[in-house]
RNA sequence: GGCGCUAUCGUCUAGCCUGAUCUAGGACGCUGCCCUCUCAAGGCAGAAACACGGGUUUAAAUCCCGUUAGCGCUA
Numbered sequence: 001g002g003c004g005c006u007a008u009c010g011u012c013u014a015g016c017c018u019g020a021u022c023u024a025g026g027a028c029g030c031u032g033c034c035c036u037c038u039c040a041a042g043g044c045a046g047a048a049a050c051a052c053g054g055g056u057u058u059a060a061a062u063c064c065c066g067u068u069a070g071c072g073c074u075a
Base pairs, nucleotide, nucleotide: 001074002073003072004071005070006069007068010028011027012026013025020058030046031045032044033043034042051067052066053065054064055063
């Protein structure tokens, strides 16, 4: 240099192939409340994410192009 893969809440992860359906879901963690003499456990509720820029479309986490970062293969 060429080719390929990956990037989503604080962490891990589903959804991407085949665009719309339930508010982007789940686990752990966090916050509040309930329970308890108190704590833990348990119950209820809540906050929290689509790497960045552009394009297509009535509609993009999802399709297309580019960039950035990481990883792999190859010369």